A computed fold for a 383-nucleotide part of an RNA from an uncultured Candidatus Berkelbacteria bacterium, annotated as large-subunit ribosomal RNA, domain III. The coordinates come from a structure-prediction model, not an experiment, and the mean pLDDT is 80.
Context: one part of a larger RNA
RNA sequence: GAGUAACGAUAAGGGGGGUGAAAAACCUCCCCGCCGAAAGCCCAAGGUUUCCUUGCGCAACGUUAAUCGACGCAGGGUGAGUCGGCCCCUAAGGCGAGGGCGAAAGCCGUAGUCGAUGGGAAGCUGGUUAAUAUUCCAGCACCGUUUGUGAUUGCGAUGGGGUGACGGAGAAGGCUAGGUGUACCGGGCGUUGGUUGUCCCGGGGAAAGGAGGUAGGUGGUGAUCUUAGGCAAAUCCGGGAUCACAUACACCGAGCACCGAGACGAGUCCAUUUGGACGAAGUCACUGAGGCCACGCUUCCAGGAAAAACCUCUAAGCUUCAGAUCACAACGACCGUACCGUAAUCCGACACAGGUAGGCAGGGUGAGAAUCCUCAGGCGCUU
Repeated sequence: GAGUAACGAUAAGGGGGGUGAAAAACCUCCCCGCCGAAAGCCCAAGGUUUCCUUGCGCAACGUUAAUCGACGCAGGGUGAGUCGGCCCCUAAGGCGAGGGCGAAAGCCGUAGUCGAUGGGAAGCUGGUUAAUAUUCCAGCACCGUUUGUGAUUGCGAUGGGGUGACGGAGAAGGCUAGGUGUACCGGGCGUUGGUUGUCCCGGGGAAAGGAGGUAGGUGGUGAUCUUAGGCAAAUCCGGGAUCACAUACACCGAGCACCGAGACGAGUCCAUUUGGACGAAGUCACUGAGGCCACGCUUCCAGGAAAAACCUCUAAGCUUCAGAUCACAACGACCGUACCGUAAUCCGACACAGGUAGGCAGGGUGAGAAUCCUCAGGCGCUU
């Protein structure tokens, strides 16, 4: 220079009460304003205690003040057979016994072994904490190995076969979530002229699972005989022949009604400091999805993972064992779980107008996830 520029989105504040040494900023109530395909909710990465306190505090940090805080001190908080991981399986890729190459360091690579962003068993609804909940509690379910008991019994793999198993685009149908209204239920009758009415306000909902197997979709199905294939074997798969049935049969399959059903529920009453008790109606119609049936259907060429689980077949072998099937009982470890997560908790030196994968998607307007207004919810961006 200069007590100058600046104090980080022009979404916006005003009032009453409280606390306090002190209040524009903290707490609380009323009004106003802003977002609402977000400035709301869930969740992955990342962060790593930032979460909560009817504990205490204000030096520093906060672009101002601070009684407040993602700040300091103390205490508390993360509960799982079913969510995710671990586990089983493999992809790109990594490592790599032997092996090849190289002067060596090492490079490549077979068998293998790792490696999810993919495949593989099973949980829903309600309640509860200051802070966790598909984890606790209540109710009702489901899965699997092992072990035990009982009953029945041809079982058996690192091998064979099936399945798993997959692209783009397009179209129609059947449904549901959701939405809008409504029968019905509860409350109200106007501080200002009217308002017992065709009036106003609020509610008008429910899971997994079990059992039935519908709209619909797919396939020819079954029996007997035979067989150069599937590295051995096979009753399995593939090839061939005959017969029966195809308005059949088998498999898949939303929705729906039934059980689950006890709860939940506007509100009312009691207590007022958190709270406790009781509890009505809970129907129908219209609309309607990017969801489900659907790994479906049609069509196209560029022809769209693998392996395990699962089903089946036998080999060696076992056949008083072991194994398999069914029922019941017991058991189900370990790790993550708080909180932020379009952000003041992540990446940007900052409480930084930047960046950040996925899911949910109310109402009016509308072709629409546009626009404008708005619900739930969240904010008014720290002078």